[in-house]
The RNA shown here (glmS glucosamine-6-phosphate activated ribozyme aptamer) has 174 nucleotides and comes from Ureibacillus thermosphaericus.
Its Rfam family is "glmS glucosamine-6-phosphate activated ribozyme aptamer". By type it is a riboswitch.
The sequence was found by an Rfam model in a public genome assembly.
RNA sequence: AAAACAAUUAAAGCGCCAGGACUAAGGAAAUCGGACGGCAAUCAAUCCUUAGUUGACGAGGUGGAGGUUUAUCGAAAUAUUCGGCGGAUGCCUCCCGAUCGCAUUGCCCGGUCGCAAUUUCGUUCUUAAAACAUAAAAGCAAUUUUAUGGACAAAGGAACGAAAAGGCAAAGCA
Numbered sequence: 001a002a003a004a005c006a007a008u009u010a011a012a013g014c015g016c017c018a019g020g021a022c023u024a025a026g027g028a029a030a031u032c033g034g035a036c037g038g039c040a041a042u043c044a045a046u047c048c049u050u051a052g053u054u055g056a057c058g059a060g061g062u063g064g065a066g067g068u069u070u071a072u073c074g075a076a077a078u079a080u081u082c083g084g085c086g087g088a089u090g091c092c093u094c095c096c097g098a099u100c101g102c103a104u105u106g107c108c109c110g111g112u113c114g115c116a117a118u119u120u121c122g123u124u125c126u127u128a129a130a131a132c133a134u135a136a137a138a139g140c141a142a143u144u145u146u147a148u149g150g151a152c153a154a155a156g157g158a159a160c161g162a163a164a165a166g167g168c169a170a171a172g173c174a
Base pairs, nucleotide, nucleotide: 014086015085016084017083019082020054021053022052023051024050025049026048027047028046031038032037057074058073059072063095064094065093066092067091068090096114097113098112099111100110101109104170105169106168107167108166118164119163120162121161122160123159124158125157126156132149133148134147135146136145137144138143
């Protein structure tokens, strides 16, 4: 360097699918459902088999170690974004670091945070996406993907202003 084999990584509101829902083919079939009701001699209700589809829309979020599990925020819908499994930047403890309490430095104590690193209050700013409409593509179908159009959040964050509570030591100035 080449070849073969094996393993690992990618994503983090993220991945997956044994239930449910839905589709297709095949086979049964008149009843099925809690109910309103649906369906009825087969395209049909319902059941079985096989193969599939669906199963959370973005915003925000990671110092290290350990622990823990229904880990922040809103949008849509009201028909499953149901149900479940795993993971996870959440939370807790410790360590490290930053900052505020003190005007310089150091240490201690306390608060809050994580390198854009204190909290509270006020003001301003901070392109949501899906949904929806139209079109195209893939598929028998359920459905999926892409493009275009045009909206609408909350939390969080940023800037500015205001407010906020220690001790000791040293140096400097008056």